[in-house]
Context: one part of a larger RNA
Molecule: small-subunit ribosomal RNA, central domain
Organism: metagenome
RNA sequence: CUGGGCUUAAAGGGUGUGUAGGCGGUCCAGUAAGCAUCCCGUGAAAGCCCUCGGCUCAACCGAGGAAUGGCAGGAUGUACUGCUGGACUUGAGACGCGUAGGGGCCAGUGGAACUCUGGGUGGAGCGGCGAAAUGCGUAGAUAUCCAGGGGAACGCCAGUGGCGAAGGCGACUGGCUGGGCGCGUUCUGACGCUGAGGCACGAAAGCGUGGGGAGCGAACGGGAUUAGAUACCCCGGUAGUCCACGCCCUAAACGAUGUGCACUAGUUUCGGGGAUCUCUGACGGUCUCCGGGGCGAAGGGAAACCGUUAAGUGCACCGCCUGGGGAGUACGGCCGCAAGGCUAAAACUC
Numbered sequence: 001c002u003g004g005g006c007u008u009a010a011a012g013g014g015u016g017u018g019u020a021g022g023c024g025g026u027c028c029a030g031u032a033a034g035c036a037u038c039c040c041g042u043g044a045a046a047g048c049c050c051u052c053g054g055c056u057c058a059a060c061c062g063a064g065g066a067a068u069g070g071c072a073g074g075a076u077g078u079a080c081u082g083c084u085g086g087a088c089u090u091g092a093g094a095c096g097c098g099u100a101g102g103g104g105c106c107a108g109u110g111g112a113a114c115u116c117u118g119g120g121u122g123g124a125g126c127g128g129c130g131a132a133a134u135g136c137g138u139a140g141a142u143a144u145c146c147a148g149g150g151g152a153a154c155g156c157c158a159g160u161g162g163c164g165a166a167g168g169c170g171a172c173u174g175g176c177u178g179g180g181c182g183c184g185u186u187c188u189g190a191c192g193c194u195g196a197g198g199c200a201c202g203a204a205a206g207c208g209u210g211g212g213g214a215g216c217g218a219a220c221g222g223g224a225u226u227a228g229a230u231a232c233c234c235c236g237g238u239a240g241u242c243c244a245c246g247c248c249c250u251a252a253a254c255g256a257u258g259u260g261c262a263c264u265a266g267u268u269u270c271g272g273g274g275a276u277c278u279c280u281g282a283c284g285g286u287c288u289c290c291g292g293g294g295c296g297a298a299g300g301g302a303a304a305c306c307g308u309u310a311a312g313u314g315c316a317c318c319g320c321c322u323g324g325g326g327a328g329u330a331c332g333g334c335c336g337c338a339a340g341g342c343u344a345a346a347a348c349u350c
Stems, first nucleotide, its partner, number of pairs: 004321003007304002012318001014201004021194003025088007033081002035077005041071002049065006091191001092188003095184005103177007110154001114150008125136002162169002206247006215241002220236004258317006266295012299306002323350003332343004
């Protein structure tokens, strides 16, 4: 010098898109920048190393030799990398025909439940709990029937299931729209992978303006419980939860597992497509591609476990870790209306 790691021990960025950069399929030709060999120049002296010598030795000193990363020039070589030109189709994309889906946005519609209002019946309770009380009710509640208004969420189907990059998405209909998968192999001809910055998206809570407000419900009030009860339980209840537009940008944003590609036993099940077999066909069998799970060979792992959806075997690129506390804090910077977010120490201490 090389050599370590990131599911759970410290460590995968919340997710995507993509700039620079890094990396890059098959064949041919050229070039010779990288690369290799050789030649030549330079690489001061001193020092280190070797040999010899001078101080009685040594340190020290003198002489000679060797060595010298590197840099420049020249010659040669052309496997690999680069560059230039040409060609190719398997990577990638396009096209055509199909196909599944809670993917997204907008508009409309529906039923159940709830609540409010009006009316009818009815007449003393209802509600609530472990038991109660606060609360509601003869100004007629609860219960029940009819009519009307309102807001929010969409039971069963529903799945170990589907879709999406993630966050996430679930009534029905229509409109607009993104992506996937299968089959064909018609076209382009490496157009690819990753991705520091950047940009976009990003649950809930929270913020701004305007609306809306049924139920639920931080805060708050009351009733209980209790030694107390700033709680758990009960009765109320404001913000909020909902909509539009604009912000915020966090999370146990989790598979605590970055993305892509290739390779490495099977078996079983679920979802989507294709081919084929069975006289036809519901169905079923076989093969195949894509996706979601279970169990497991080899292998890996500290173990738990992972195991073609890898945590196996490799390659490419990015992010991140380096004892605990101090601290995801202070300061500074950037962002934000604010709340705060991002970036991110040290003293000291164990």